The RNA shown here (transfer RNA) has 73 nucleotides and comes from an uncultured Bacilli bacterium.
Its mean pLDDT, the model's own confidence on a scale to 100, is 81.
It matches the Rfam family "tRNA". Gene Ontology term of the family: triplet codon-amino acid adaptor activity. Rfam classes the family as a transfer RNA.

RNA sequence: GCCGAAAUAGCUCAAUAGGUAGAGCAACUGAUUUGUAAUCAGUAGGUUCCGGGUUCGAUUCCUGGUUUCGGCA
Numbered sequence: 001g002c003c004g005a006a007a008u009a010g011c012u013c014a015a016u017a018g019g020u021a022g023a024g025c026a027a028c029u030g031a032u033u034u035g036u037a038a039u040c041a042g043u044a045g046g047u048u049c050c051g052g053g054u055u056c057g058a059u060u061c062c063u064g065g066u067u068u069c070g071g072c073a
Stems, first nucleotide, its partner, number of pairs: 001072007010025004019056001027043005049065005
């Protein structure tokens, strides 16, 4: 330099033929226990990497960037 993939909750990841964004772990509260852990129930947590475009509506489609990973040279 060329090609491809990825970016979503604190972490690991879902969410496709566009329709109000979810799970596990972690956190917090309660129950249980003499207490802790474990277990059970619940709660909270998101500008979906950054711009622009299409659309009534974009995590999703188009486009320009940024970062990371892989391949070729």